[in-house]
RNA sequence: GGCUAACAUGCAGUCGACGAGAAGGGACCUUCGGGUCCUGAGUAAAGUGGCGCACGGGUGAGUAACACGUGGGUAACCUACCCUCUCGCGGGGGAUAACCACCUGAAAGGGUGGCUAAUACCGCAUACGAUCGAGCACCUUGCGGGGAGCUCGAUGAAAGCGGCGCAAGUCGCACGGGAGGAUGGGCUCGCGGACCAUUAGCUAGUUGGUGGGGUAAUGGCCUACCAAGGCUUCGAUGGUUAGCUGGUCUGAGAGGAUGAUCAGCCACACUGGAACUGAGACACGGUCCAGACUCCUACGGGAGGCAGCAGUGGGGAAUUUUGCGCAAUGGGCGACAGCCUGACGCAGCAACGCGGCGUGUGUAAUGAAGGCCUUCGGGUUGUAAAGCAGUGUCCAGAGGGAAGAACAAGCGGGGGUAACGCCUCGCCCUGACGGUACCUCUGAAAAAAGCACUGGCUAACUCCGUGCCAGCAGCCGCGGUAAUACGGGAGAGUGCGAGCGUUGUUCGGAAUCAUUGGGCGUAAAGGGCGUCUAGGCGGCUUAGUAAGUCAGAUGUGAAAGCCCCCGGCUUAACCGAGGACGUGCAUCUGAAACUGCCGAGCUUGAGUAUCGGAGGGGGCAGCGGAAUUCCCGGUGUAGAGGUGAAAUUCGUAGAUAUCGGGAGGAACACCAGUGGCGAAGGCGGCUGCCUGGCCGAAUACUGACGCUGAAGCGCGAAAGCGUGGGGAGCAAACAGGAUUAGAUACCCUGGUAGUGCACGCCGUAAACGAUGGGCACUAGCUAUACUGGGUGUUGACCCCCGGUGUGGCGCAGUUAGCGCGUUAAGUGCCCCGCCUGGGGAGUACGGUCGCAAGAUUAAAACUCAAAGGAAUUGACGGGGGCCCGCACAAGCGGUGGAGCAUGUGGUUUAAUUCGACGCAACGCGCAGAACCUUACCCGGCCUUGACAUCCCAGGAACCUGCUGGAAACAGUGGGGUGCCCUUCGGGGAACCUGGUGACAGGCGCUGCAUGGCUGUCGUCAGCUCGUGUCGUGAGAUGUUGGGUUAAGUCCCGCAACGAGCGCAACCCCUGUCGUUAGUUGCCAUCAUUAAGUUGGGCACUCUAGCGAGACUGCCGGUGUUAAACCGGAGGAAGGUGGGGAUGACGUCAAGUCCUCAUGGCCCUUACGGUCGGGGCUACACACGUGCUACAAUGACUGGUACAGAGCGUCGCGAACCUGCGAGGGGGAGCCAAUCGCAAAAAACCAGCCUCAGUUCGGAUUGGAGUCUGCAACUCGACUCCAUGAAGUCGGAAUCGCUAGUAAUCGUGGAUCAGCACGCCACGGUGAAUACGUUCCCGGGCCUUGUACACACCGCCCGUCACACCAUGGGAGUUGUUUGGACCCGAAGUCGCCGAGCCAACCCUCCGGGAAGCAAGCGCCGAAGGCCUAAAUGCA
Repeated sequence: GGCUAACAUGCAGUCGACGAGAAGGGACCUUCGGGUCCUGAGUAAAGUGGCGCACGGGUGAGUAACACGUGGGUAACCUACCCUCUCGCGGGGGAUAACCACCUGAAAGGGUGGCUAAUACCGCAUACGAUCGAGCACCUUGCGGGGAGCUCGAUGAAAGCGGCGCAAGUCGCACGGGAGGAUGGGCUCGCGGACCAUUAGCUAGUUGGUGGGGUAAUGGCCUACCAAGGCUUCGAUGGUUAGCUGGUCUGAGAGGAUGAUCAGCCACACUGGAACUGAGACACGGUCCAGACUCCUACGGGAGGCAGCAGUGGGGAAUUUUGCGCAAUGGGCGACAGCCUGACGCAGCAACGCGGCGUGUGUAAUGAAGGCCUUCGGGUUGUAAAGCAGUGUCCAGAGGGAAGAACAAGCGGGGGUAACGCCUCGCCCUGACGGUACCUCUGAAAAAAGCACUGGCUAACUCCGUGCCAGCAGCCGCGGUAAUACGGGAGAGUGCGAGCGUUGUUCGGAAUCAUUGGGCGUAAAGGGCGUCUAGGCGGCUUAGUAAGUCAGAUGUGAAAGCCCCCGGCUUAACCGAGGACGUGCAUCUGAAACUGCCGAGCUUGAGUAUCGGAGGGGGCAGCGGAAUUCCCGGUGUAGAGGUGAAAUUCGUAGAUAUCGGGAGGAACACCAGUGGCGAAGGCGGCUGCCUGGCCGAAUACUGACGCUGAAGCGCGAAAGCGUGGGGAGCAAACAGGAUUAGAUACCCUGGUAGUGCACGCCGUAAACGAUGGGCACUAGCUAUACUGGGUGUUGACCCCCGGUGUGGCGCAGUUAGCGCGUUAAGUGCCCCGCCUGGGGAGUACGGUCGCAAGAUUAAAACUCAAAGGAAUUGACGGGGGCCCGCACAAGCGGUGGAGCAUGUGGUUUAAUUCGACGCAACGCGCAGAACCUUACCCGGCCUUGACAUCCCAGGAACCUGCUGGAAACAGUGGGGUGCCCUUCGGGGAACCUGGUGACAGGCGCUGCAUGGCUGUCGUCAGCUCGUGUCGUGAGAUGUUGGGUUAAGUCCCGCAACGAGCGCAACCCCUGUCGUUAGUUGCCAUCAUUAAGUUGGGCACUCUAGCGAGACUGCCGGUGUUAAACCGGAGGAAGGUGGGGAUGACGUCAAGUCCUCAUGGCCCUUACGGUCGGGGCUACACACGUGCUACAAUGACUGGUACAGAGCGUCGCGAACCUGCGAGGGGGAGCCAAUCGCAAAAAACCAGCCUCAGUUCGGAUUGGAGUCUGCAACUCGACUCCAUGAAGUCGGAAUCGCUAGUAAUCGUGGAUCAGCACGCCACGGUGAAUACGUUCCCGGGCCUUGUACACACCGCCCGUCACACCAUGGGAGUUGUUUGGACCCGAAGUCGCCGAGCCAACCCUCCGGGAAGCAAGCGCCGAAGGCCUAAAUGCA
């Protein structure tokens, strides 16, 4: 421990005062039908009567109310039983149930007649201090009033029952009157506790009075009449929700939420209404009526009410046994015994909560096995287990065994009474729980552990599986092949533990509704502005008062609970006792500072008067000139106008231009100003009239007259609306022309509302200082407008000191920052308005206003995990400033067109291996694919393997034949034995063959798991750090600024001072000189030769070592006295001399797993290995990079010169011979400053060609060869002869280069058997141009904007299509609730009537009357019906 719809069944009074009184049992009798006696027993059951049934028990529907809480009042009241005091209890009468008989009904029941009792009922007597009426006089109260005294009228009893006694009598229990108490109630008042104003007006018994009625009692509670009141923004009325409280949960508290159990109050008892009885009810287990529902029925009629305890059904997320007992506590009746008691005490069920206990303890290392992980060493589970030892809570069995029990009655003793009753002591008796708690013995570690979590918050991590799937998730977020985040057959750990998680709810955190304790310039938030009512707040002095305030006291604030302390269950939960608290309310007493109230005064707040002043303040009327347009006229001719450029447009019917005249409307140049005025909107030519506000100066006066301000009222730009008039210019809409992909735009030509006026609406704006108003206080500097004073000389002006405005800066302070800063956003006080995440939405509905447009007030559903502010660092900008780069420009030469070479895409293929994709892939990896390479394809083979280590067996190794085969391979021969040790058996090292298993192997995947290496921005000048300083912080400063540089190079300045990686320099080559050294180099002089060939020499060149030289060092100028720049001198070289090497922090998940290395995954007679052949070389196409050309600055022929750097013994290979040639023969010399490759070519000289598809160009093809190589078919290079394609300088576009450069010419090398138009390197000849930095591209620094941060290749808006969700409107449809009007009208009270009935009591003439009852009628009246109005609506 039924938060939610109906109920079968069982259970839920007593008493002898009264009359009557069984059944059953036993005995006897009997006519066998029965009767009598005893017992049962004066019992059961029923009746009369009394008391109880109004308590106890249940529930929370209704109720927003004096219902509850709290404190008062009742002088406006009642109270059975109980207690105290007092007085009584006399004497009569008539009925009636039960019972009997009869009738009736199915039943429930009913009717008629007859008998009877009482503590039932009715008169009479008695009677007070009680009640009522009248009179007299007294006390008291704040009032109505209350209290007490005296005289007259009305009112009662059960002589009952019982004990004792012969009786009188007495006692007990009942009973009656009165007074008081106690208890319990009734009524009433102050204060307190829900929401909605999208509910603002409500009310006719309404508010009050008088008379009457009614009640225990006040009262419109009811009624008749009279008056017209009463309530309400301090929230009436209406709607919605809700029992209230002590308390409970939470919270530091203040609060917030809640009202289970326990306790107090209220309300209800199937729904609605009503009364009766009674002390008490409008009555849960009573009555009557109506309704719904259920049941019985003979259909006529009846019965019922679990929101008592159990229990059932249904519904639901969800809540127990149809138990035992009156032993205890309590209640009713009774004198008692006792009876009754689903109150209660217990037990049962549910881990629902709280508390306690257990599931073991000690020892035990080989750190067992197993599991998991692993870096393979081990680690962990883990002293955990096993094992050994001991214990026994709990469990089972056995034994013992409480407290709860005290009464009352009975018995006995004592006291007391005349006696009983009474008091006291002792004995006896009484246990549902229950043989329970507890204790002892025996047995056995036995029967007893789970749940959640392990990414952060938050304690606790690894493996496997999965692969944005499956899934997780409270928030952030995990998952796309190495997931501590998913899953679990994992392991390990963490937390709690008979529980643990989940969900829901409440408070907390949330200062996130802020009283304690928030805000409103820009984050949400100041009303557009003024004026004023209510309200809130309010200067100085003083007297009084005591409402607020403060202090003390008293009463109350129930108990329980919370808190403290003590005690009882072994402990605790729990229980008992005492205390404290209960912050509140009421009363009394006191204080008088502050607030209030009342009185008296004051002048400083406020105001008035006087003088002076500034001003686009407002309204009305009049006047003026300039300009635009139009009209008329003159002059005049071809254009004008307009634009980026045009066109539409105007113009030969005369425009534009220009001159003169006229018309009309609107606006007022210059002055003009961060200047003036106004409350704001707003206000600008001049003059006049009317009028508001403000400022200064000096006195006088009033005496707080003040501030703010919900509602209300007024004003309120532009646009818009209505009526009328007006209309020059401008100009929404509209039209045309342009622009454009389009252009419903920007530009142009036109042009209507409108703009202007009068009157009336509208009432909004970024109505902004995004900053409400008032007062006071808190550093200054400066400018300006108006004004006053002082001083200089008295006037303008300047200077000094004030006042009121308007600005700029700034201290303190403040602010999240930005900023504000005496004109505050600082410090305080007072008042008003407003805010509470974004969207939905300032929207819907409703109300109000409006002619309309619309305004104002103003939500919710739903949805998101943000929206937003300020600042920071970057990035970006068709932003700005400065600067650089072959970036553009200026030039020279190319590419893009042709043919070919080469790479790529695509396609094809058995395969065309793979990678690289903007710059920064594409003559790239590849510094060289015929086989090999080779990774691909086809086919043949191998399976410890081609390769490494270990083990076993055999053999040294090795060399060389033959056969099969495409080869791999297989088979079979021959030769040949070595090294070290040796006990001569053998063993060992290396190598080969065979075998076994561990393993090898993989160019298989992942470059997005990685190392290393590389590209790129970019050789751009940047990137950072320490300390300090500034900032809440991100961060800034340094590194910015002024100069300068190729440079963050240097100088100066500076809250910075220094430092690091970069720059530069140091290194290499080259340019000049010196020196050293001269062979293979060189040759001036001497000699010699065909020749530096040789002698000789080392001067020169050269070689290669070491040095020198260049540093803005010197001069002049500029510059800041700097750095530096410009010019000059000297010098081979001048401002980095030229070139190279050198690449900061980082970016691109850039590239590479196919160089290598490497984690993970995958294959293991294959994704490994090997061989042959093929392919990588394909070819409709497309692109990149090149070569050769298109020719005369040329081609061809002949001749003559001049390099550098390299390379060469598996090589370079001379002379000579030979071939047209490639080449062949040859083999001197050279391990190379010695010999060779090797001829340099362009150039120069001479000849020829003469502009053509050519004597240009060389592709393609045919033939013949050479060389390399095992082998040139697929698929090599070269040579000769022949052939002689395209191509006549290349569209859009695009590349390189700034000097020994471009262009052009040849030479060498790597790779390499052979193969070069590629690549790398070398020299020869050798230009043009750069005004300059606007533009394109890239970059650097500073600054600015930003809604970007994957960073502009960013972000992001709207329509449309489809589906779904929520909401508004909607022709309508349908329920619920409520108000108003009417009809009908049950029961019932009350009233009237009462011809029917009628015992007591009263009167009587005895007939009767009176009184009473039924019936009838009336008022009210529930339900029902009908009309109407409104509110609201679940699923």
This is a predicted structure of a 1435-nucleotide RNA (small-subunit ribosomal RNA) from an uncultured delta proteobacterium.